Context: one part of a larger RNA
RNA sequence: UGGUGUUGAAGGAACUCGGCAAUUUGCCCUUGUAACUUCGGGAUAAGAGGGACCCACUGUUGGGCAACCAGCGAUGGGUGGCACAGAAUCGGGGGUAGCGACUGUUUAUCAAAAACACAGGACUAUGCAAAAUCGAGAGAUGAGGUAUAUGGUCUGACGCCUGCCCGGUGUCGGAAGGUUAACAGGAGGCGUGCAAGCGCUGAAUCGAAUCCCCGAUAAACGGCGGCCGUAACUAUAACGGUCCUAAGGUAGCGAAAUUCCUUGUCAGGUAAGUUCUGACCCGCACGAAUGGCGUAACGACUUCCCCGCUGUCUCCAACACCAACUCA
Numbered sequence: 001u002g003g004u005g006u007u008g009a010a011g012g013a014a015c016u017c018g019g020c021a022a023u024u025u026g027c028c029c030u031u032g033u034a035a036c037u038u039c040g041g042g043a044u045a046a047g048a049g050g051g052a053c054c055c056a057c058u059g060u061u062g063g064g065c066a067a068c069c070a071g072c073g074a075u076g077g078g079u080g081g082c083a084c085a086g087a088a089u090c091g092g093g094g095g096u097a098g099c100g101a102c103u104g105u106u107u108a109u110c111a112a113a114a115a116c117a118c119a120g121g122a123c124u125a126u127g128c129a130a131a132a133u134c135g136a137g138a139g140a141u142g143a144g145g146u147a148u149a150u151g152g153u154c155u156g157a158c159g160c161c162u163g164c165c166c167g168g169u170g171u172c173g174g175a176a177g178g179u180u181a182a183c184a185g186g187a188g189g190c191g192u193g194c195a196a197g198c199g200c201u202g203a204a205u206c207g208a209a210u211c212c213c214c215g216a217u218a219a220a221c222g223g224c225g226g227c228c229g230u231a232a233c234u235a236u237a238a239c240g241g242u243c244c245u246a247a248g249g250u251a252g253c254g255a256a257a258u259u260c261c262u263u264g265u266c267a268g269g270u271a272a273g274u275u276c277u278g279a280c281c282c283g284c285a286c287g288a289a290u291g292g293c294g295u296a297a298c299g300a301c302u303u304c305c306c307c308g309c310u311g312u313c314u315c316c317a318a319c320a321c322c323a324a325c326u327c328a
Base pairs, nucleotide, nucleotide: 001323002322003321004320005319006318007317008316010314011313014312019309027051028050029049030048031047036041038157052079053078054077055076056075058073059072060071061070062069063068080084092307093306094305095304097302098301099299100298104116105115120155121154122153123152124151125150126149132141133140134139158294159293160292161291163224164223165222168221169220170217171216172215173214174213177212178211184205188201189200190199191198192197225243226242227241228240229239252286253283264280265279266278267277268276
């Protein structure tokens, strides 16, 4: 000097990105327990008191014929210690907000989470020799199942809901017309030959799916405007005009895990708050199963605050052991 422990005056988070770490709490009995709630919970909520041993008296349970033995209590009095759940084992607590409903799963070896899964919801395919998948094939899985089944995709308990757009892309359906390959067809032309012929080329016509075309479909991929004017202070614009569009963002939420400007403005909390909470809405660039908004319970998740507690700190000190170091 480092490591692992122990202790600490006064203060008590002033430390720090952050109470990280370490304290506190901890068991049993009695009492008491809020908001909220899906009525189950929340809850060991929070908070308060007691706990050793001895004596007296007394209740009671089991066993025993009984004497009595074993155990559980009530009441009163007393004794000792710094300390009576005397060691060990052994929850700190409360409030607010975000995300995810939950228990689970995950990057073996830097990430455990808000990521994955999930029950529930929806769409879609599939009538059985099923669709889908593996295989060159036979064949196999699906399934010794049969639409309350099986595959695919999305969402993700529950509650209230899930708006408008089918112009583009996709999918499904339609068949009148157009387009369209080989094949069929063979007018005509050419070469050669004396010729018969042989060979080459070849227009019209015929001709499937596709594509064009017509329609449906958004819990399919996706999308969901601009400018100008207007009310008896001002400001604002319920209102009007105009351009464009397939349609111009509905409900709900909103400086948000989304807000650049921005430490927006106001309020709360602090003596002082770029964080936090509640509002406002001017949403650079929320928005409805790429789900929207809430939500009790839950979380080694994230944010902020409070109580308790402490060597985290003011500000370090001492002790024990182990290293390092010095000497032998």
This is a predicted structure of a 328-nucleotide part of an RNA (large-subunit ribosomal RNA, domain IV) from a Holosporales bacterium. Rfam family: Bacterial large subunit ribosomal RNA. Taxonomically the source falls in Holosporales (Bacteria, Pseudomonadati, Pseudomonadota, Alphaproteobacteria). The prediction has a mean pLDDT of 88.